[in-house]
Context: one part of a larger RNA
RNA sequence: GGAUGAACGCUAGCGGCAGGCUUAACACAUGCAAGUAGAACGGUAACAGUCCUUCGGGAGCUGACGAGUUGCGAACGGGUGCGUAACGCGUAUGCAACCUACCUAUAACAGAGGGAUAGCCCAUAGAAAUGUGGAUUAAUACCUCAUAACAACUAAAGAUGGCAUCAUCUUAAGUUUAAAACUCCGGUGGUUAUAGAUGGGCAUGCGUGACAUUAGCUAGUUGGUGAGGUAACUGCUCACCAAGGCAACGAUGUCUAGGGGUUCUGAGAGGAUGAUCCCCCACACUGGUACUGAGGACACGGACCAGACUCCUACGGGAGGGAGCAGUGAGGAAUAUUGGACAAUGGAGGAGACUCUGAUCCAGCCAUGCCGCGUGUAGGAAGAAUGCCCUAUGGGUUGUAAACUACUUUUAUACAGGAAGAAACACUGGUAUGUAUACCAGCUUGACGGUACUGUAAGAAUAAGGACCGGCUAACUCCGUGCCAGCAGCCGCGGUAAUACGGAGGGUCCGAGCGUUAUCC
Numbered sequence: 001g002g003a004u005g006a007a008c009g010c011u012a013g014c015g016g017c018a019g020g021c022u023u024a025a026c027a028c029a030u031g032c033a034a035g036u037a038g039a040a041c042g043g044u045a046a047c048a049g050u051c052c053u054u055c056g057g058g059a060g061c062u063g064a065c066g067a068g069u070u071g072c073g074a075a076c077g078g079g080u081g082c083g084u085a086a087c088g089c090g091u092a093u094g095c096a097a098c099c100u101a102c103c104u105a106u107a108a109c110a111g112a113g114g115g116a117u118a119g120c121c122c123a124u125a126g127a128a129a130u131g132u133g134g135a136u137u138a139a140u141a142c143c144u145c146a147u148a149a150c151a152a153c154u155a156a157a158g159a160u161g162g163c164a165u166c167a168u169c170u171u172a173a174g175u176u177u178a179a180a181a182c183u184c185c186g187g188u189g190g191u192u193a194u195a196g197a198u199g200g201g202c203a204u205g206c207g208u209g210a211c212a213u214u215a216g217c218u219a220g221u222u223g224g225u226g227a228g229g230u231a232a233c234u235g236c237u238c239a240c241c242a243a244g245g246c247a248a249c250g251a252u253g254u255c256u257a258g259g260g261g262u263u264c265u266g267a268g269a270g271g272a273u274g275a276u277c278c279c280c281c282a283c284a285c286u287g288g289u290a291c292u293g294a295g296g297a298c299a300c301g302g303a304c305c306a307g308a309c310u311c312c313u314a315c316g317g318g319a320g321g322g323a324g325c326a327g328u329g330a331g332g333a334a335u336a337u338u339g340g341a342c343a344a345u346g347g348a349g350g351a352g353a354c355u356c357u358g359a360u361c362c363a364g365c366c367a368u369g370c371c372g373c374g375u376g377u378a379g380g381a382a383g384a385a386u387g388c389c390c391u392a393u394g395g396g397u398u399g400u401a402a403a404c405u406a407c408u409u410u411u412a413u414a415c416a417g418g419a420a421g422a423a424a425c426a427c428u429g430g431u432a433u434g435u436a437u438a439c440c441a442g443c444u445u446g447a448c449g450g451u452a453c454u455g456u457a458a459g460a461a462u463a464a465g466g467a468c469c470g471g472c473u474a475a476c477u478c479c480g481u482g483c484c485a486g487c488a489g490c491c492g493c494g495g496u497a498a499u500a501c502g503g504a505g506g507g508u509c510c511g512a513g514c515g516u517u518a519u520c521c
Stems, first nucleotide, its partner, number of pairs: 001521004006517005013373006019366002021331001026329003030326003035072003040069002043065002047063003050059003079283003088208008098200002103196007111145004121134005151176004156171006181188002209255003216246003221243008258280004263272003285307005291302001309320004337363001339362003345359001346357004376407004387397004413457005421448001427442007465510005470491003476505005486493002
């Protein structure tokens, strides 16, 4: 000198764009953050309509729809950096050792039956959470049978190829295995297989902290055979056998740490860094475990067990998990609103309308940073007055500064107008043909927001500070003080003429900021 997720002191007019718990992965009141489908199903709690009515009410009949069964989603999105020195990450390869719901393309198929169960109803236990028993009912829920191969398995023959196990193709055998309907009749779904796409899994080369005041470490350890297990390879696990394996090119141990793209600095080489944004990893009160599901989780807002903590209790027993968004307490030098909207982008479900979405888009707070604008412009010497200084009837400086004259109105204020972001989906009409798709036209939709922006009005009107002035280092005099009070980044100032302390006048630098502290180069 540059930089910062900064803090502190003094000061403060506006706008745009960004950023905002670096500390306690500390504890959390309250609300919200993952639902959706009635075009899968039985139904009908509420609302509206219709019908019936003995005027009490009744009827799923219709629009719709609480709760329930079922499907898909909840493994995404969002947060944090505890752990991890590791194939975790980065990069480059490989899988003749693998999986992939939804999506796309192609091919084939969807026949016949059955028994339950939630809900509803009845009874009943409990303070509650939550149940228990009986009767009855549906499905795209569940089960059985049929059909079926290019699928899987078994062993065989031939051909081609290779990288050792082998891979691909062809042939003829045998065994096993599937499906679901709804419909507004247009479609939407279902099953099997192959291929693709997307997403993942695994393996390997190289790279990726400190300490040798850590020198030896290792029994599932290293390898083999055989089993089991996995989507898949493997000591992944087990039985048996052998005695190996790693290490001064740093094993093992201890300490520290998420990694990368990046960011800061520097001419570069380097050094430091890993906030925001993007990719990967790990975690979800602490530890462990599996279940479900797509052979996707060992699952932040699922389950079970144990532990600590908090809460409710009728003492028998129960409930909870913010490192999601706000917010509270605590810690700390220190970090924001218990806001609006799904209008846009994206996601989930749905045929769609639509519903949900603290993702997201916006608004609020904060000079935290960067950038921009303003606090007036031109003229104006009696060089006014005041202040300060001096060699003091006077001069210098403050200083064109002010006054005064003319002008402008950014900004602020008031009034008026007022966006883009929106193109679609859906609906209506039309055109084309391949008749269910494409295109065209119309119509509809804005949280931000009466915001940005524009115009008009009057008027210099509404707007400047901070640090420094001995040298380094741009900027000097007077007064006070008298080794005192004090200053100080280093050298050093102060003991009676202090440009170094305190005040004043003047000046220098930066400017809505200026200084100080901390850290990095």
A computed fold for a 521-nucleotide part of an RNA from an uncultured marine bacterium, annotated as small-subunit ribosomal RNA, 5' domain. It matches the Rfam family "Bacterial small subunit ribosomal RNA". Rfam links the family to the GO terms structural constituent of ribosome and ribosome. The full RNA is in RNAcentral, with records from ENA and SILVA.